[in-house]
Context: one part of a larger RNA
C1' cells in the first nucleotide's frame, strides 16, 4: 500500500447492487416450512340459506354438495432448505476402471392384460383410559391383498457349437427341466397396468496421483495379512463366519497425538508463491447424544419408526409428549450480525387428465454506511479587503471573495398529476401507485473526521511545568513545548474519517 462476513470511537443527505451469529453443533415459547389425487375405492356430514311443523325447548325437508373433515389406495415425502460437529479418509480434487453393479418418474421398441377368491379400514354397536391412545363383535369397496391360466422373452440348473477377453469370465447359439405377470379409470382427445430389451439421468464400488503440523510420537497389527468352504450384498471384497497358514505395515515416517470439512474459487503479489475456503457453484458429513433396523427404485431417513441416555413439558401418578444446524422470532454467550413482513405474479419443485392445491425453495419488501459504485450539500459576480476571531515588531498581517449584497440554476430530497415492462397464454403482478415522465416552490432540507517534531503534506499563541499527558518507531514534557491541553490558522480524506484485529 492492498484486503475483510469485521468490531469500536466521532459523524451521517440520497440512490443502485450486494452482504449480514466468524462466538454456544447452547437451550428454545409461538406461527408457518410437504403435500396432493374423487378420472383408484367405499362411505359421507356440519355450519349456513330457504321452507314446513312447533308444546317456543326444538324437530323435519331442500340447497349448500357428492363439497369439507376422516379412512383404504397411489405418487411424493431420499428433492428442495440448514449447518460444518465429526472426518487426515478413496472424504475431496484430478485421471482411469467395473468382463463385479443398481436406477422410480422420462423416451424408444416388442409382446401381453384370461379366470377366480377371501379379507380389512372407514362405518355401526359395546367397552378401557385423565390423556396419548386402545380392545372386542358385526358390515363393506378397490388400480389394496392372494390363488389358477398363458409367457417368444427373463431368471435358475443343465446341454451343443462359434467368437472374444484380463485369471475368475463375456457375447451369440441349440435343446431339457423348473420358477415368476397384469388393473382398471374416464369418455372429448385420453390416463394408467404387466413382462422383456435399449436409451437417458442419477447413484454404488475399485485404483493411480495430489493437498496440514509434531520424531520432545518408533515401532504398530489378531479379522490382523493371505487361502479354502459357507453366508451376505444390486455388486467385488475379512464385508461376516468356520478352518488352515503366519503373515501385513513402517525413517520413501507406520502407529500415536494435535489441528482441519474438501474443491471451483477469494485476498495479495510483476511473478513464483503465501494466506484463506463468508456469500455463489460442485462433492462429503451431520440432524438433541449413542445404537438399530423397517418401508421403498432410492434412506439406515432434519420436520418417519424402535431402544437407551441427558434435558424440557403434561399428568387424575397408572402413564404420556417433544427435538429450529428450515423461515421468522426468544433467552444465553459475545466486540459483533436483521422482520415473529408480503406473495405464489415470475423461475423451479411435488401431486393431479385438468381446473387447481401445496411450496419461509424462490420472487420481493423491511432493518444495518457492513461493503462497492454513483450523486448531492450549489453556480457566477462581489474590496471600503466590513464586523468578529487569532497573531502582531502596534505599522499591520491573517481568516478572506470567505461573508454580507446582486444575479442564476434546481440534481437529490419535498408536493401535485400521469404511470410501466416484468405475462409466453383466456385468466392471474406480491413488488407497486414502485421505477420512470411532466409540472411546482425555494439556495432552499443535507459535512464531518483525522492529522500538523522527523519518517509525512501541514505553525503560531496561551495554559501546563518530568506534572497532567502523548507515542507506530525515533522519542516529547523538569518555565520561552511547532511533540501534552485549548484556540486561531493549515494539511489530508470525505458521507465518511480514524483506531483495533487478521492476511498478503
Nucleotide at each position: 500500500g492492498g484486503a475483510u462476513g469485521a468490531a469500536c470511537g466521532c459523524u451521517g443527505g440520497c440512490g443502485g447492487c450486494g452482504u449480514g451469529c466468524u462466538u454456544a453443533a447452547c437451550a428454545c415459547a409461538u406461527g408457518c416450512a410437504a403435500g396432493u389425487c374423487g378420472a383408484a375405492c367405499g362411505a359421507g356430514a356440519a355450519c349456513g340459506u330457504u321452507u314446513c311443523c312447533u308444546u317456543c325447548g326444538g324437530g323435519g325437508a331442500a340447497c349448500u354438495a357428492g363439497u369439507a373433515a376422516a379412512g383404504u389406495g397411489g405418487c411424493g415425502a431420499a428433492c428442495g432448505g440448514g449447518u460444518g460437529a465429526g472426518u487426515a479418509a478413496c472424504a475431496c480434487g484430478u485421471g482411469g476402471g467395473c468382463a463385479a453393479c443398481c436406477u422410480g418418474c422420462c423416451c424408444c421398441u416388442u409382446a401381453c392384460a384370461c379366470u377366480g377368491g377371501g379379507a380389512u379400514a372407514a362405518c355401526g354397536c359395546a367397552g378401557a383410559g385423565a390423556a396419548a391412545u386402545u380392545u372386542g363383535c358385526g358390515c363393506u369397496a378397490a388400480u389394496a391383498c392372494c390363488g389358477g391360466a398363458u409367457a417368444c422373452u427373463u431368471c435358475g440348473u443343465u446341454u451343443u457349437g462359434a467368437g472374444g477377453a484380463c485369471a475368475u469370465c463375456c457375447u451369440c447359439u441349440u435343446g431339457a427341466c423348473g420358477a415368476a405377470a397384469a388393473a382398471g379409470c374416464u369418455u372429448u382427445u385420453g390416463c394408467g397396468g404387466u413382462a422383456a430389451g435399449g436409451g437417458a439421468u442419477g447413484g454404488g464400488c475399485c485404483c493411480g496421483c495430489g493437498g496440514u503440523c509434531c520424531a520432545u510420537u518408533a515401532g504398530c497389527u489378531u479379522g490382523u495379512u493371505g487361502g479354502u468352504g459357507g453366508g451376505g450384498u444390486a455388486a467385488c471384497g475379512g464385508c461376516c463366519u468356520a478352518c488352515c497358514a503366519a503373515g501385513g505395515c513402517g525413517a520413501c515416517g507406520a502407529u500415536g497425538g494435535a489441528u482441519a470439512g474438501c474443491c471451483g474459487g477469494c485476498u495479495u503479489g510483476a511473478g513464483a508463491g503465501a494466506g484463506u475456503g463468508a456469500u455463489c457453484g460442485g462433492c462429503c458429513a451431520c440432524a438433541u447424544u449413542g445404537g438399530g433396523a423397517c418401508u421403498g427404485a432410492g434412506a439406515c431417513a432434519c420436520g418417519g419408526c424402535c431402544c437407551a441416555g441427558a434435558c424440557u413439558c403434561c399428568u387424575a401418578c397408572g402413564g404420556g409428549a417433544g427435538g429450529c444446524a428450515g423461515c421468522a422470532g426468544u433467552g444465553g454467550g459475545g466486540a459483533a450480525u436483521u422482520u415473529u413482513g408480503c406473495g405464489c405474479a415470475a423461475u423451479g419443485g411435488g401431486g393431479g387428465a385438468a381446473a387447481c392445491c401445496c411450496u419461509g425453495a424462490c420472487g420481493c419488501a423491511g432493518c444495518a454506511a457492513c461493503g462497492c459504485c454513483g450523486c448531492g450539500u450549489g453556480c457566477g459576480g462581489g474590496a471600503u479587503g466590513a464586523c468578529g476571531g487569532c497573531c502582531u515588531u502596534c505599522g499591520g498581517g491573517u481568516u478572506g471573495u470567505a461573508a454580507a449584497c446582486c444575479g442564476c440554476u434546481u440534481u437529490c430530497a419535498g408536493a401535485a398529476g400521469g404511470g410501466a415492462a416484468g405475462a409466453a397464454u383466456u385468466u392471474a403482478g406480491a413488488c407497486g401507485g414502485u421505477a420512470c415522465c411532466u409540472u411546482c416552490a425555494g439556495a432552499a432540507g443535507a459535512a464531518g473526521c483525522u492529522c500538523c517534531g522527523g519518517c509525512u503534506a501541514a505553525c503560531u499563541a496561551c495554559g501546563u511545568g518530568c506534572c497532567a499527558g502523548c507515542a507506530g518507531c525515533c522519542g516529547c514534557g523538569g518555565u520561552a513545548a511547532u511533540a501534552c491541553g485549548u484556540a486561531g490558522g493549515g494539511a489530508g480524506c470525505a458521507a465518511g474519517c480514524g483506531u483495533u484485529a487478521u492476511c498478503c
Predicted 3D model of a 504-nucleotide part of an RNA (small-subunit ribosomal RNA, 5' domain) from an uncultured bacterium. The coordinates come from a structure-prediction model, not an experiment, and the mean pLDDT is 83.